[in-house]
Context: one part of a larger RNA
RNA sequence: GAUGAACUCUGGCGGCGUGCUUAACACAUGCAAGUCGAACGGGAAGCCUUUUAAUGAAGCUUCGGCAGAUUUAGCUGGUUUCUAGUGGCGGACGGGUGAGUAACGCGUGGGUAACCUGCCUUAUACGGGGGGAUAACAGUCAAAAAUGACUGCUAAUACCGCAUAAGCGCACAGGACCGCAUGGUCCGGUGUGAAAAACUCCGGUGGUAUAAGAUGGACCCGCGUUGGAUUAGCUAGUUGGUGGGGUAACGGCUCACCAAGGCGACGAUCCAUAGCCGGCCUGAGAGGGUGAACGGUCACAUUGGGACUGAGACACGGCCUAGACUCCUACGGGAGGCAGCAGUGGGGAAUAUUGCACAAUGGGGGAAACCCUGAUGCAGCGACGCCGCGUGAAGGAAGAAGUAUCUCGGUAUGUAAACUUCUAUCAGCAGGGAAGAUAGUGACGGUACCUGACUAAGAAGCCCCGGCUAACUACGUGCCAGCAGCCGCGGUAAUACGUAGGGGGCAAGCGUUAUCC
Repeated sequence: GAUGAACUCUGGCGGCGUGCUUAACACAUGCAAGUCGAACGGGAAGCCUUUUAAUGAAGCUUCGGCAGAUUUAGCUGGUUUCUAGUGGCGGACGGGUGAGUAACGCGUGGGUAACCUGCCUUAUACGGGGGGAUAACAGUCAAAAAUGACUGCUAAUACCGCAUAAGCGCACAGGACCGCAUGGUCCGGUGUGAAAAACUCCGGUGGUAUAAGAUGGACCCGCGUUGGAUUAGCUAGUUGGUGGGGUAACGGCUCACCAAGGCGACGAUCCAUAGCCGGCCUGAGAGGGUGAACGGUCACAUUGGGACUGAGACACGGCCUAGACUCCUACGGGAGGCAGCAGUGGGGAAUAUUGCACAAUGGGGGAAACCCUGAUGCAGCGACGCCGCGUGAAGGAAGAAGUAUCUCGGUAUGUAAACUUCUAUCAGCAGGGAAGAUAGUGACGGUACCUGACUAAGAAGCCCCGGCUAACUACGUGCCAGCAGCCGCGGUAAUACGUAGGGGGCAAGCGUUAUCC
C1' cells in the first nucleotide's frame, strides 16, 4: 500500500459499488419455462339465428274462442371467450456452484483434403394422389394413493406407403484440372434409393429437397501451465498393423487376429494441492502474490451408472436404474432432490428481504394482440469499500468562570466560551415536479431536481504522546498492578503502568487481528 474481511469503541447525510471465503451440509413454504385455438378433434360458458314442445300476459270477443307477449326445455346454423388432450416450437439458452480435474481442461498460435449446424439470409426446383391408427371422449373394471386395464368412437401441420426428382445419396467404369501425403474439384454415362402440409382475416404465414452464407459447435497438433525422488521404474487395449463394427467425423473408439512394442532422470508412474484465463494487489521495473465482483471458457447438479428424444443433452427445476437420506401409506406400494430467487436449521469470527415490476434491456412462444421470464430493472438491510458533503461563519480580552499546574507572582486551556451580527449545505416542513418512452405503456416514485418559509438548531469520535515516530506535565502505584511491534519500561520523584490536564495524528470513522507485496 491492499482486502468479498472480522473484532473493540464510536456513528449525521448522499452517490456508486459490494455482501456464506466455513458444511458441493440438510432443507418447511412460495415463486424461478412456457407458449401457440391462424395445426387438430372434443368440452364448457355467453350471444345471435332456425325450428319443436310446454307456458299462457295485455288486448279483442258472437263468451265458443282469437291472439300470441313472457318464461322454460330441446334442435339446426353462426359467432365470441376459455381450455384438459393430440400436435408444433422452446424446456441444451438464461441463472447457480467450483466438488472433481495437473488434463489439449485452460491460454496462445495453427490445422480439418476427417466434420455437424434448428431458428435466420440468399438462390434454384417442387408441393400429385392415397391409407391405417390413436389420445381426448363414452362405458365397464382394479386400486389407500401414485396410477392403471379392457371394450367402443374420432381428428390433424401426428403416423405410413405410392407417384414425381432439377439437384442429392450409394455402387460401377471413364475424362479434364489441381494439390501439402492420404487425396480434392469439375464433367458427362449406367444402375439404384430417398420428399412434402396445410392454415388464413386472402395481405400472408408455413412445408419438402439441394447449394451457398452467417451463427454455434466438434476433433487434431506446436508451445506454455503447482510441489514432492523420504515416489524410479510404469504399461496387456498396453504400442503398432490387417480386417469387421461404430461415429457428424479421424482415431484401440470398440472387437477378432498378428507382431512386441510404447513411456521414463529433458522426471514416466505415484502422492499431495488446485478449476484455467482476461484481469486484480504490490513493485521504478524485473518479479512476487492472487483468480471475490465483471467478462471468456471448462466441469458439476443428492452419490454412482445408463440411455431415450432431439439440429443440439447423455439433459439443474426430463426419463430408467442402484445406493444413502427425508416424507406418505390401507404395509401391497408410492413421492422427493434450492451448487435458481427469497427464506429455515446447522457450521462459523463472519456475509442481506420468504420485497416491487415486466416500465426499460434481452430471452421463449405466437401472424398479432399478448402470455411467460426471482434473467434483468429497481427498492430494502449492512460505515463492508471508494468518493463527496456536513456538524457552522465573521467579530469578540473583563484574556470571565471552571479545571490543571505553580517558585503562589503567574502560566495553560483560550477567541475557545459567553455575547453581537450573519448564513442554511445536509436533515426536517410546504409547494411544484421530470428525463429514462418512438403512438401508447414508468416498477423505480411524488424519486431526482427546483422553489419557498424555518431554527445554530438534529449531527465527533477513535488511537497515540520513551526511541524508531508527530506529540509532556501532575498525581497514584512501587519488579506489584500492569505495558510491549522491536529495543525494552515498573524495585518511592516512572514524559514507557493507571487517572487527570495539555498536546499530536486521523476523522464518520479510528484502532486491533489475519493475509499478500